[in-house]
Context: one part of a larger RNA
Molecule: large-subunit ribosomal RNA, domain II
Organism: Hoyosella subflava DQS3-9A1
């Protein structure tokens, strides 16, 4: 990992609430228990109901408050309950299952290891050579010295022994700590045998939170114990109908929970909902405006009985290009400005439409309370974010398949009941991949623009407008002129058109600047403006606008059309025609649900209503029960027709299938039960066949009830097998 088996909403309570059903009914019912045991008893035990009010005594259709015959509160003004069973849910219990780390109690452990006690053992060999002692020297005597002797030491080297510093291997090991090669201690705080002691908030510790049996920041075993787990995981058959939420308020609350909101089911109400038209309302947003306020803010004019300055210091005066109120002209800004002011939306009324599984109310049962992106209106941020936070703003995803966007929850189109080798369309497409146009007409683009991007830049090119010059000859080219006063003045070493400053005149002329650029040390030289000639028909500029160009730059490999490839197979049009294209729509057929209409049937179905007659009981009346006859609507079930509906997570509701046991009835089986395997067949499905063949060898099926250890793919599930 696979296979097989096992594996999770159960049980209890005279519990609570609701629904269904049955019994009895102003009553219903027993509990323990007794007992002659499916029964009976226990019925003035108790409980619920039939009456309430008050804290209570208590009173009672009233009562409490109160001084009250007042007012007010809660009741009454006629009535359905109660017990059983089943189902849903809830409460108390382990309470759907598995899962802690932990806490407490009682015990078991010092055969490992820590330390201690008692008693024993062990340490090859070699080296060094303390004290003491002796001899000799030495001294007054000593001290002291020499040579011996001696054999001290947590002394030295180094085996056994003890340790574990380095490195290599080993790392599903030979080994749950080892092996190899080296290393440290090795007469000591040494090492070791045996016996004994200290025990869990305790021991022991030359102290590392170390060690206390491969376990230690509190051992192990059993018990309390199924501790608790607002957390994670898992939770087993089918079909049908509806179908959410990720919000508000509160929370030692933020991944939990309560109430509300949104779902479903039942009952009630029945258009109240919704949409559209019309009528009537409230409002201060968008916009706009501000000499209409509050503030902000630009420029001009005016310029004060102001400020500052000057003169003067007594009055008075002045103020040019200082400041600048008020005023005035022009142009502005505002979420917390408004003289104004929409569209939508909202509220009410009315009429019509529709019947959306609408709205509202009561009750049973929920889930949700992490939302995501996108369009619109805002805040925060940087008018950043696949950012964040709001909107009684819309959509989609969530819980939504299908088609398109190459691929792509949230974008565009469109909401999948099932079948069909039928048709029409949506978005988007129609050269090939790839279904459908190498479609038609008119222009534009030359950049592969299309098929990423800005400021900025450019005789790209199309269209438009306006203004110049122009057959009295323009524009471009070519030929020629481009002069004189004068080298203007200043400056300067120089400054002569051309470093710089100032001025920028006059003359001759067809024209020629006190000079446009290059150039020189300064001149010179070239050139331009300007003029004539030649040539010949357009030429120059500004603005608006369509489509393009540059700007353009990254990491595996073209790689910024899905590809091929395309000059249209690109873009635009207020041009057109056709086609393709989905689970949309249509056609044909089937199923389910629901609504409507019709039919049949009153028993040979169920359950009822109404009317009449009779009988009984009884009552103030109303009435209650039974029998019979007649009649009939509606519901369920049946048949026919028509309309509508049928995506779906959490979740609600409904109907079923299968497994085991069992009551009753019935049937099959050694002439072969169950089980298993193959084939065939049936049903929308879970499933099924009293079809068949083989195997197998003793029980099994059907109908209708009852009861559950009742359905497996997941839980790092459990056991076994491979």
């Nucleotide at each position: 990992g696979c296979c097989u088996g096992c594996g999770a909403g159960u049980u209890a309570g005279u519990g609570g609430c609701a629904u269904g059903u049955c019994g009895c009914g102003a009553g219903g019912u027993u509990a323990a228990c007794c007992c002659g045991u499916g029964a009976g008893g226990g019925g003035c035990a108790g409980c619920c109901g039939u009456a309430g009010c008050g804290a209570a005594a208590g009173c009672g259709a009233g009562u409490c408050u109160g001084a009250a015959u007042a007012g007010g509160g809660c009741g009454u003004c006629g009535c359905a309950g109660u017990g059983g069973c089943a189902u849903g849910u809830u409460c108390u219990a382990g309470g759907c299952c598995c899962g802690a780390a932990g806490c407490g109690g009682a015990g078991u452990g010092a055969u490992c290891u820590a330390c201690c006690c008692a008693u024993g053992g062990c340490c090859a060999g070699g080296g060094u050579g303390a004290a003491g002692c002796g001899u000799c020297g030495g001294u007054a005597a000593g001290a002291c010295g020499u040579c011996g002797u001696g054999g001290a030491g947590g002394c030295c080297c180094g085996a056994a022994c003890c340790c574990a510093c380095u490195u290599a291997g080993g790392u599903u090991g030979a080994a749950a700590a080892c092996u190899g090669a080296g290393g440290g201690g090795a007469u000591g705080a040494g090492u070791u045998g045996u016996g004994g002691g200290u025990a869990g908030g305790g021991g022991u510790g030359a102290a590392a939170g170390g060690c206390c049996a491969a376990u230690c920041a509190a051992a192990c075993u059993c018990c309390g114990u199924g501790a608790u787990a607002g957390c994670u995981g898992g939770u087993u058959c089918u079909c049908c109908c509806c179908g959410a939420a990720a919000u508000g308020c509160a929370u030692u609350u933020a991944g939990g929970u309560g109430c509300a909101g949104c779902g479903u089911c039942a009952c009630g109400u029945g258009u109240u909902u919704c949409u559209u038209g019309c009528c009537g309302g409230a409002g201060g947003u968008a916009g706009a405006g501000c000499u209409a306020c509050u503030g902000g803010a630009u420029g001009g004019c005016c310029g004060a009985u102001g400020g500052g300055c000057c003169u003067c210091a007594c009055c008075a005066g002045g103020u040019u290009a200082c400041u600048g109120a008020c005023g005035u002209c022009a142009g502005c800004c505002a979420a917390a400005c408004u003289c104004c002011g929409a569209a939508u939306g909202c509220c009410g009324g009315u009429a019509a439409g529709u019947g959306a599984g609408a709205g509202c109310g009561u009750g049973g049962c929920a889930g949700u309370g992490a939302g995501a992106c996108u369009g619109c209106g805002g805040g925060c941020g940087a008018u950043a974010a696949g950012g964040u936070u709001c909107g009684c703003u819309g959509g989609u995803c969530g819980a939504g398949a299908g088609g398109g966007a190459a691929a792509c929850a949230g974008c565009c189109c469109a909401g999948a009941u099932c079948g069909c080798c039928g048709g029409c369309u949506a978005a988007g497409g129609c050269c090939c991949c790839u279904a459908a146009g190498c479609g038609u007409g008119u222009g534009c683009u030359a950049a592969g623009u299309g098929g990423a991007a800005a400021a900025g830049g450019a005789u790209g090119u199309g269209g438009g407008a306006c203004c110049g010059c122009u057959c009295a000859g323009a524009c471009a080219g070519c030929c020629a002129g481009g002069a004189g006063g004068u080298u203007g003045g200043c400056u300067u070493a120089g400054a002569a058109g051309c470093a710089g400053c100032c001025a920028c005149c006059c003359u001759u002329g067809a024209a020629a600047g006190a000079g446009u650029g290059c150039g020189u040390a300064a001149u010179a030289g070239c050139u331009c403006a300007c003029u004539g000639g030649u040539c010949u028909a357009g030429u120059g500029g500004u603005c608006c606008u369509g489509c393009g160009c540059c700007g353009a730059u990254a990491a595996u490999g073209u790689a910024g059309c899905g590809g091929g490839g395309c000059u249209c197979a690109a873009g635009c049009a207020c041009a057109c025609c056709g086609c393709c294209g989905a689970a949309g729509c249509c056609g044909c057929g089937g199923c389910a649900c629901u609504c409507c209409a019709g039919c049949a049937u009153g028993u040979c179905a169920u359950c009822c209503g109404c009317a009449c007659a009779c009988c009984c009981c009884u009552u103030u009346u109303u009435g209650g029960g039974g029998u019979g006859u007649g009649u009939g609507c509606a519901g369920u079930g049946g048949c026919u027709g028509g309309g509508g509906u049928g995506g779906g997570u959490a979740g609600g509701g409904g109907a079923g299938c299968g497994u085991c046991c069992u009551g009753c009835a019935u049937c099959c089986a050694g002439g072969g039960a169950a089980g298993c395997a193959g084939c065939c067949g049936u049903g929308u499905g879970a499933a099924c066949g009293a079809g068949u063949u083989g195997u197998g060898g003793a029980g099994g099926g059907u109908g209708u009830g009852g009861g559950a250890g009742u359905g497996a793919g997941a839980a790092u599930g459990c056991a076994g097998g491979c």